[in-house]
Context: one part of a larger RNA
């Protein structure tokens, strides 16, 4: 290469949207390009492969066939691909009329908690631990009551409940805005699927500029604790954690499972719409349709397990993997302020 694989043994990009590519529904018509047949030309001779024959026999020679799976040229065949033409509605898409939501972005408000600050009321302890110290307090502390100031987060509701591609969203209100879902017609007519490259979002944390800073809390500082304790335990605390704007571009970014279509027993739950029955009109049931869950049968799977949300049965395209270490490193190159990220060996050894 072939060929076997990617829940956990190596292996799905962190997630979309796209470009080139590659695949691509139904009917008809033309075309005949690929496809298939058929002829004719060529496809050098030796070789090989078969007959046969010739040196005593191999080997070696010599004759004949075949065989060179290809090209080219023509002459049909037209199923399927293709390509042109035309129609189609079952794929996909617009419209109408509901719907649900922590989906986004911004303004504003709002109520409990710590925290500090000022006044009252009080008085000797507070505060931490396994025990204690540091610490804080007689310049009045913790405790309690009024007022105040400032920051972050939004208890109950809260749910294998909801929304979104994924990060990921949770107090409240306005505004600005993106998708889903249902239900019944209409409409447009294949306008789809995937997507190397490429471009955009992408948690913490870290980065630069300028603000904020209540609690929290690396780094540090002291006290314990211990042979020792650069730590677990405590008291303090500085980056930061919050906000604009710009950067990073990484995670056990996991469902360790790529998208996208079909097709394959069932039963139980939930969440949103819709139909249709029912009764004490408050439910209740029964059907379907979009999600999420637990359980299973056939398949599948080294097994554990998955099982219509499949890891079963196919089909498209696109990443991946190829023994351990060395090394996800070294050099190189891209991009980054840097941290660093990306992309990637060898030597060597077992």
């Nucleotide at each position: 290469c072939u060929g076997g694989g990617c829940g956990u043994a190596a292996a799905g990009c962190g997630u979309a949207c796209g470009u080139a590519g590659g695949c691509a529904g139904u009917c008809a018509a033309g075309u005949c390009a690929g496809u298939c047949a058929g002829a004719u030309g060529u496809g050098a001779a030796a070789g090989c492969c078969c007959c046969g024959g010739g040196c005593u026999u191999a080997a070696c020679c010599c004759g004949g066939g075949a065989a060179c799976u290809g090209c080219a040229u023509u002459u049909g065949a037209u199923a399927c691909u293709g390509c042109u033409u035309g129609a189609c509605u079952a794929g996909a898409g617009u419209c109408u009329g509901g719907u649900a939501g922590a989906g986004g972005g911004u303004a504003g408000u709002g109520g409990a908690a710590u925290u500090c600050c000022a006044c009252g009321u009080g008085u000797a302890g507070c505060g931490g631990u396994g025990a204690a110290a540091u610490g804080c307090g007689u310049a009045g502390a913790u405790a309690u009551g009024u007022g105040g100031a400032g920051g972050a987060a939004c208890a109950u509701c809260a749910g294998u409940g909801g929304c979104g591609a994924a990060g990921g969203c949770g107090a409240c209100u306005g505004c600005c805005u993106g998708g889903a879902c249902c239900a019944a017609g209409a409409c447009u007519g294949a306008c789809g699927c995937u997507g190397a490259g490429g471009u955009a979002c992408g948690a913490a944390a870290g980065c630069g500029u300028g603000g904020g800073g209540a609690g929290c809390a690396a780094a540090c500082a002291g006290g314990a604790u211990u042979a020792g304790a650069u730590a677990c335990c405590c008291u303090g605390g500085u980056a930061g954690u919050c906000c604009a704007c710009g950067c990073c571009g990484u995670a056990a970014a996991c469902g360790a499972u790529g998208u996208c279509a079909a097709c394959u027993a069932g039963c139980c739950g939930u969440u949103g719409g819709g139909u249709u029955c029912u009764u004490u009109u408050a439910u209740g049931a029964a059907c379907u349709u979009a999600g999420u869950g637990g359980c299973g049968c056939a398949g599948c799977u080294a097994a554990c397990g998955c099982g219509a949300u499949a890891a079963g049965u196919u089909g498209a395209c696109c990443g991946c993997c190829u023994g351990g270490g060395g090394a996800g490193u070294a050099c190189g190159g891209u991009c980054g302020c840097a941290a660093g990220a990306u992309u990637a060996a060898a030597a060597c050894u077992c």
The part of an RNA shown here (small-subunit ribosomal RNA, central domain) has 350 nucleotides and comes from a metagenome. Its Rfam family is "Bacterial small subunit ribosomal RNA". Gene Ontology terms of the family: ribosome and structural constituent of ribosome. Its mean pLDDT, the model's own confidence on a scale to 100, is 89.